Predicted 3D model of a 136-nucleotide RNA (c-di-AMP riboswitch aptamer (ydaO/yuaA leader)) from a Chloroflexota bacterium. The organism belongs to Chloroflexota, within Bacteria. The coordinates come from a structure-prediction model, not an experiment, and the mean pLDDT is 77.

RNA sequence: AAAGUGAAUAGGCCGAAUCUCCGAAGCGGAGAGCGGGGGACCCACUCAGCGGGGUGAAUUCUGGAGUCGUCCAGAUAGGCUAUCUCUUUCAGGCCGAACCCGACAGCUAACCCCGCAGGCAUUUGAAAGAGGGACG
Repeated sequence: AAAGUGAAUAGGCCGAAUCUCCGAAGCGGAGAGCGGGGGACCCACUCAGCGGGGUGAAUUCUGGAGUCGUCCAGAUAGGCUAUCUCUUUCAGGCCGAACCCGACAGCUAACCCCGCAGGCAUUUGAAAGAGGGACG
C1' cells in the first nucleotide's frame, strides 16, 4: 500500500413492505399510502384421471450422478444493476430461489379478507428523451 474483518455516521440498492395518530408507549389498536387473495351477470372453460392453486423475476430444456428424497453442470423465459427523478437503447457484471393453501378457487362490479417483512454493497459505463432543482 492492497485485500479482509468489526463498529459508527451520511446517502443509497433489491423488495408492496412507508408515513402518521391513539394508547396504561413492552404487548396493542386506528388511518393514509402501497401490495396481494377471495368473490356475480356477461364472456371463457367443459367427462375422468397421473390432483389443483397462490406469492415471487425465478420458467423451461439438455446432460450426468444417485441413497431415487434429490444433487451437479450447461443453457434459457424472465429479473436487477444507485448519486436529482422517470422512460428507452447498447455493452459489461449478477440472479434465474424459496415458501404457502390443503381437495379447493377462470375472469369478475358490489362486497369480504390479508401483508407492510427480510436481505444488502449491483456506487459501471455510454447514448437519447421528458420532468425537476440550483446559479447566472

Background:
Its Rfam family is "c-di-AMP riboswitch aptamer (ydaO/yuaA leader)". About the family: This family represents a conserved RNA structure found upstream of the ydaO and yuaA genes in Bacillus subtilis and related genes in other bacteria.